[in-house]
RNA sequence: CAGGUCGAGAGGCGCUGCAACGGGCCGGAGGCCCGCCACGCUCGACCCGAUGUUCAGACCGCAAGGGCGCCUCCGGAGA
Numbered sequence: 001c002a003g004g005u006c007g008a009g010a011g012g013c014g015c016u017g018c019a020a021c022g023g024g025c026c027g028g029a030g031g032c033c034c035g036c037c038a039c040g041c042u043c044g045a046c047c048c049g050a051u052g053u054u055c056a057g058a059c060c061g062c063a064a065g066g067g068c069g070c071c072u073c074c075g076g077a078g079a
Stems, first nucleotide, its partner, number of pairs: 001049001003047007010072006018040001021035006039065001
């Protein structure tokens, strides 16, 4: 760093819908239609692989984002 699993990021309802995924058609690429769809993001642990050949470790502290509308909860004297 890639892939996978688990956890965390307070919690819901409605709407639209890109990518991915599923189905259909045309069929060379790929395009179109339908369905589904607003954790696909970040952080942490583990599994596994790749790259590098750096340096670990201990202690203390700690997130930032996520289309539109509405609601609940928490903090705040209020905004």
A computed fold for a 79-nucleotide RNA from Kribbella flavida, annotated as SAH (S-adenosyl-L-homocysteine) riboswitch aptamer. Rfam family: SAH (S-adenosyl-L-homocysteine) riboswitch aptamer. Rfam links the family to the GO terms S-adenosylhomocysteine metabolic process and regulation of gene expression. On this family, see Wang et al., Mol Cell 2008: "Riboswitches that sense S-adenosylhomocysteine and activate genes involved in coenzyme recycling". The RNAcentral record of the sequence draws on Rfam and Ribocentre.